[in-house]
Molecule: small-subunit ribosomal RNA
Organism: uncultured prokaryote
RNA sequence: AGAGUUUGAUCCUGGCUCAGAUUGAACGCUGGCGGCAGGCCUAACACAUGCAAGUCGAGCGGAAACGAUGGAAGCUUGCUUCUAGGCGUCGAGCGGCGGACGGGUGAGUAACGCGUGGGAAUAUGCCCUUUAGUGGGGGAUAACUCGGGGAAACUACGCCCUUAGGGGGAAAGAUUUAUCGCUGUUGGAUGAACCCGCGUAAGAUUAGCUAGUUGGUGGGGUAAAGGCCUACCAAGGCGACGAUCUUUAGCUGGUCUGAGAGGAUGAUCAGCCACACUGGGACUGAGACACGGCCCAGACUCCUACGGGAGGCAGCAGUGGGGAAUAUUGGACAAUGGGCGCAAGCCUGAUCCAGCCAUGCCGCGUGAGUGAAGAAGGCCUUCGGGUUGUAAAGCUCUUUCAUCGGUGAAGAUAAUGACGGUAACCGAAGAAGAAGCCCCGGCUAACUCCGUGCCAGCAGCCGCGGUAAUACAGAGGGGGCUAGCGUUGUUCGGAAUCACUGGGCGUAAAGCGCGCGUAGGCGGCUUGGUAAGUUGGGCGUGAAAGCCCGGGGCUCAACCCCGGAACUGCCCUUGAAACUGGCAAGCUAGAGUCCGAGAGAGGAUGGCGGAAUUCCCAGUGUAGAGGUGAAAUUCGUAGAUAUUGGGAAGAACACCGGUGGCGAAGGCGGCCAUCUGGACCGGCACUGACGCUGAGGCGCGAAAGCGUGGGGAGCAAACAGGAUUAGAUACCCUGGUAGUCCACGCCGUAAACGAUGUGUGCUAGCCGUUGGGAAGCUUGGGUUUCGGUGUCGCAGCUAACGCGUUAAGCACACCGCCUGGGGAGUACGGCCGCAAGGUUAAAACUCAAAGGAAUUGACGGGGGCCCGCACAAGCGGUGGAGCAUGUGGUUUAAUUCGAAGCAACGCGCAGAACCUUACCAGCCCUUGACAUCCCGGUCACGGUUUCCAGAGAUGGAUACCUUCAGUUAGGCUGGAUCGGUGACAGGUGCUGCAUGGCUGUCGUCAGCUCGUGUCGUGAGAUGUUCGGUUAAGUCCGGCAACGAGCGCAACCCUUACCUUUAGUUGCCAGCAUUUAGUUGGGCACUCUAGAGGGACUGCCGGUGAUAAGCCGGAGGAAGGUGGGGAUGACGUCAAGUCCUCAUGGCCCUUACGGGCUGGGCUACACACGUGCUACAAUGGUGGUGACAGUGGGCAGCGAGAUCGCAAGGUCGAGCUAAUCUCCAAAAGCCAUCUCAGUUCGGAUUGUUCUCUGCAACUCGAGAGCAUGAAGUUGGAAUCGCUAGUAAUCGCAGAUCAGCAUGCUGCGGUGAAUACGUUCCCGGGCCUUGUACACACCGCCCGUCACACCAUGGGAGUUGGGUUUACCCGAAGGCAGUGCGCCAACCGCAAGGAGGCAGCUGACCACGGUAGGCUCAGCGACUGGGGUGAAGUCGUAACAAGGUAGCCGUAGGGGAACCUGCGGCUGGAUGACCUCCUU
Repeated sequence: AGAGUUUGAUCCUGGCUCAGAUUGAACGCUGGCGGCAGGCCUAACACAUGCAAGUCGAGCGGAAACGAUGGAAGCUUGCUUCUAGGCGUCGAGCGGCGGACGGGUGAGUAACGCGUGGGAAUAUGCCCUUUAGUGGGGGAUAACUCGGGGAAACUACGCCCUUAGGGGGAAAGAUUUAUCGCUGUUGGAUGAACCCGCGUAAGAUUAGCUAGUUGGUGGGGUAAAGGCCUACCAAGGCGACGAUCUUUAGCUGGUCUGAGAGGAUGAUCAGCCACACUGGGACUGAGACACGGCCCAGACUCCUACGGGAGGCAGCAGUGGGGAAUAUUGGACAAUGGGCGCAAGCCUGAUCCAGCCAUGCCGCGUGAGUGAAGAAGGCCUUCGGGUUGUAAAGCUCUUUCAUCGGUGAAGAUAAUGACGGUAACCGAAGAAGAAGCCCCGGCUAACUCCGUGCCAGCAGCCGCGGUAAUACAGAGGGGGCUAGCGUUGUUCGGAAUCACUGGGCGUAAAGCGCGCGUAGGCGGCUUGGUAAGUUGGGCGUGAAAGCCCGGGGCUCAACCCCGGAACUGCCCUUGAAACUGGCAAGCUAGAGUCCGAGAGAGGAUGGCGGAAUUCCCAGUGUAGAGGUGAAAUUCGUAGAUAUUGGGAAGAACACCGGUGGCGAAGGCGGCCAUCUGGACCGGCACUGACGCUGAGGCGCGAAAGCGUGGGGAGCAAACAGGAUUAGAUACCCUGGUAGUCCACGCCGUAAACGAUGUGUGCUAGCCGUUGGGAAGCUUGGGUUUCGGUGUCGCAGCUAACGCGUUAAGCACACCGCCUGGGGAGUACGGCCGCAAGGUUAAAACUCAAAGGAAUUGACGGGGGCCCGCACAAGCGGUGGAGCAUGUGGUUUAAUUCGAAGCAACGCGCAGAACCUUACCAGCCCUUGACAUCCCGGUCACGGUUUCCAGAGAUGGAUACCUUCAGUUAGGCUGGAUCGGUGACAGGUGCUGCAUGGCUGUCGUCAGCUCGUGUCGUGAGAUGUUCGGUUAAGUCCGGCAACGAGCGCAACCCUUACCUUUAGUUGCCAGCAUUUAGUUGGGCACUCUAGAGGGACUGCCGGUGAUAAGCCGGAGGAAGGUGGGGAUGACGUCAAGUCCUCAUGGCCCUUACGGGCUGGGCUACACACGUGCUACAAUGGUGGUGACAGUGGGCAGCGAGAUCGCAAGGUCGAGCUAAUCUCCAAAAGCCAUCUCAGUUCGGAUUGUUCUCUGCAACUCGAGAGCAUGAAGUUGGAAUCGCUAGUAAUCGCAGAUCAGCAUGCUGCGGUGAAUACGUUCCCGGGCCUUGUACACACCGCCCGUCACACCAUGGGAGUUGGGUUUACCCGAAGGCAGUGCGCCAACCGCAAGGAGGCAGCUGACCACGGUAGGCUCAGCGACUGGGGUGAAGUCGUAACAAGGUAGCCGUAGGGGAACCUGCGGCUGGAUGACCUCCUU
């Protein structure tokens, strides 16, 4: 310090997630030792038991217990009893001091509670200090004793005397001569009370609160100021700088985190506060309204003899309960401290220690060295090896910790040690007793095998798993940390993701629709003085601990000790006066006023005008009109439409008209008049900062809509009808009502947009346009200035697009707003409204994205250019018939399998009767039909004949022929064969979505890329675009590009011409010869096959830009790539093929392998593709007999002869082929038929044959005779072809025993048409839009149905909180009264003063009645929302999304939506206008 995740990729915005640190933690697995710390976060829930506050005999009366001593008695002669307060002491009691500290908890409290800094009107036990005193008297009461009541707790009475009224007993001093006490007083110290400034949560969907309330006076009360209380008077007080209300919360030093600023937090330790079962109350006291005190009320628990009583662990342990979860009913007062005491001492669950717990932090150990046969085993493997791994074993050592034994502290100044026989030290034995957890797809360090097969599972985010999973599970290996490791939760960080430091708002979320203006914030120039802000110095404070720095102590560290710094703050004081503020005085540059002139759809009211539409009347006139893509509804013979004249009414104002004008915005458009607002320009006379912004507030505010009353021509939601359509609640058409218009009143919203708040200043310009002004001049355009409105553009800004003096630049001031998407601008509440609704405005839940700009593609029922038998122009077909063939379907035991739009379907198959053959039935074989290795037998193996069983495979028998090579002479070697054993063979079994190879297709389309450079943040762009041109990214020109590669072209083959070489099997001009190039001869010609030539826009003219090229011409066999072929760029389709072959993985192994016989692949209601033959006269039939080329041939082609009507048969020459042969070419020509189901057509069927073959039944081809279906040119639709092409005609070949209408080739005859590119299809380039990128076969919206989830409403119901009124009124203090009483003082006494009980009163806790407000739970039913698998209906949006979309509003409709009105561009395309650049 960052990283992952939106996309095909990119940049940005933006959320989610991770890596770090942390913890009073918990859970899972594991666990050796020690030190230091920590340990109910939940039920302030309830508590058994023990302990936690006592002490003083030097205050007292005293003597229950114990002890000692003395005495006495009894006797079991050392025990019991009695006795002496005379002792040590001391239960209970009176009295004093302390129980207000210490300890616990955080319920309450949003507060002077806390923090910090001040203040004045106080009291303060013990302590220090000053000073004075310490005399006399009286009374009550407990203990004690006795009896009484009571279960108990407890309690009335009391002893002696008495005349019955009462009276009586001890005790502030003690001990001892010096103190300690006591009472008052002075000052202090300590702790405490009170007041104030500032700071210290959230919510405005809490906006008003307050009656002792705010103040005063008198009085009361308190330690003390004070409405603290009371009477009277006044009407105040608080609040947008957030009162009141609601919710939450103890506050702080600090702690965690963070670079810091901050954020979170308030366990342990320390300070303060509050509380002590809940509520109220006071008493005592220096101090309490009192944790282990009291009274009352309440709930709960316990005891009870039922009459009454007792209790309060939020002290330490402990128990139950709650909970994910938190310890011992331990030891000691030895230390530190506290209480009491003169003291000894006693008490002390404060404290110090120990116990439990890896809860945390820190330290240590689980061994060290050596050791390669790199052992064994495991795992992997390409089978070679690699790895675990110096790891182990082995050898040599050490002993920290633990264990055992011994010594043994400090903590303690004299004594006293719980800890503790602890720490530490010494010795002994022995590697001995001591390692786990998580992870290994990326983030993020670490990889393989097996299992599993969208299952089981994983997951923090992205995401893994559907048969080759580094992501699940196991294993091996590796990585990390280590007595721990992971998980979960918390907090901060990363997050600049609430932005003070340190963010934004044109399009990503975000500028209020616009103005006026209140509070507030901010504010021009000069001078003086002030000192609030600001700033320098100083004083005080900021507790300690902690953090930080420097030292020191435990062996180190954690931990502890000492010192320093710091504590960024607050108060006081003293200086300064620049800036800000306040005060005073002035100024004119901001702002405003005045005067003058001009511009304008600025506003309001009234009037006027013409064109048009509609309607009414009249005339002319006749059959249609209207409307549409096409129609119909509709109007019209009752006279429409059209046309002429007249009239009525309402609404709107063509042309001018313009990125022209005006207005704050909404908005404003005929003309005239009246009233009226604002801006601009010029003058520089006046005022003198009067300014800017603006939370609330007020006003204005399109359209639609609402209310009342008018008006109503046209248009037109709703509605009706007609069309369209699968449907059409729409788009189109015909009608048509609200409404649109006016007046008055509401509504208050819009894509109210420049999606850009207002104001001020500064920062290059050019060119338009609009309103004014100035100077000068060649009177007409320039120059210049102020205001407005546009386009382009520099710097700068921006994620980019873009903005750019009219900023989105650079700054300042103020306001508004944003913080992931959805839920939702919704619910609830409030406010406004007649309503519609508006405004303010959440949460649960859910997702990992949603989004902006730009890029490359793809796509568009977007555009431009271009090409192609793409259309058009033509010729011939298919689709109809019969047949052939392939496919689907069906059937079947099987009808093997594959191919599936183009690019499957006469395809794999260049040829299924058996074989093929993979399928089915049956019968057989199991190391196998085939390969290698091992063992044994034989020497051959093999061939031929015959027989038996069998369907055959196979099994058995038989006779004959042949009987390997080398040789060391051994079955020794090789070889062959048979038998056996196991390794293995075998599989047309699966996966073409694991693959190689091959192939199809776009497409022989002209494209696809790279290097360097340049541009861009980047994806990318440029080059490759542009202007021409081409078949072509072909070439030329231009250009931030320059070059290059794969493609194109060319090079290759063939064909067309010529030359040359060579003439056999080819040829024959001339010479001879023959039936015949037959022979001689020849190689000129044809031909053959080698080598060359030839064509290149080379030449001429035109055109073009002087280019490339194009057009025409010449020459030429051929002319603009001459024709044809081969040749197929980067890539696309998970295209096809595991059944050609190869191959990973999986599967079968007496079978999914192998063999055989028979069957099937040939089935047949039907549907489709591809063909053949036809429907006839451009033909059929008969006759005639001319002319090809490519090819093939020895298990072959087969001449010729001969037989047969023929298929074919018999004999058979020649030929391994320019020699022989297949071989006959056919269309052609002549004759005939004469338009018909025919002399067309040949299917089908019967019958007789031929050939091939082991075999033609299923199931071959052919021939003869007979038979003679359908069919008379084919609906919608659709295919091929641009020249030697289509069409037509035959020939050959591969496969093959036989079988072609198929396929591949060959030649013969031989056309028509192309104006052209509007349209269909495909393609190329450029451009545009996009919400697509699996790329339009895309994406995507809403209703409905089902399941689940959270939520709103809801008759009500349950509970909590709070509040108003009234009732009740415990304890208590206060007030009054006090006739019943009373000790201290006064008094001789009577009595007085004073006091007590009692009574009364107001106050008041709990409780009650009635009502309000508020929160929460449940709730029949109901509303929408979200999420879900491949449900239903449509197709709304994204392209011009097929009616551009969207916003507001209103109506309508199953639904998305449709329609009306107004608005926006965040609309494509075309045109016009305007402007800019060159």